[in-house]
The RNA shown here (c-di-AMP riboswitch aptamer (ydaO/yuaA leader)) has 133 nucleotides and comes from a soil metagenome. Of the family's consensus pairs, 92% are formed in the model. Its mean pLDDT, the model's own confidence on a scale to 100, is 78. The RNAcentral record of the sequence draws on MGnify.
């Protein structure tokens, strides 16, 4: 420096050995991000086989296993990389996880309520198209 991700910017007041800085706690905006919440329209509705959310983190199909769960194949999806941003295509390398909510939530104006963390690396394709400066 840069990359995953919504997770960034300012402002006010207290602490910050006197003043101050770095920082830190409270509170307030702007901003991106998420949830719940009518009419219409969907869905005929409950049943522990509960059920739903944030997230790319997902389907089949064989095998193995004491449940949990694991391999293996196929398909799908997410993320990298050179002046700057997007689209798209192909080569390469990585990923497909964790978490909450608690019996309850379809969409969904008005109106509410929540987040602003965490994590990370040594690699330096290619080819076409738009637009910025």
């Nucleotide at each position: 420096c840069g990359c995953c991700g919504a997770a960034u910017c300012c402002c006010g007041u207290c602490c910050g050995g006197a003043c101050g800085u770095a920082g830190g706690a409270c509170g307030g905006g702007a901003g991106c991000g998420g949830g719940g919440g009518a009419a219409c329209c969907a869905u005929g509705u409950u049943u522990c086989u509960g059920g739903g959310g944030c997230g790319a983190g997902c389907c089949c199909a064989c095998c193995c296993g004491u449940c949990g769960g694991g391999g293996u194949g196929g398909g799908g999806g997410c993320g990298c990389a050179g002046g700057c941003u997007c689209c798209u295509u192909u080569a390469g390398c990585g990923c497909c996880a964790g978490c909450c909510c608690g019996u309850c939530a379809g969409c969904u104006a008005a109106c509410c309520c929540c987040g602003c963390a965490g994590g990370c690396c040594u690699a330096c394709g290619a080819a076409g198209g738009a637009g910025a400066a």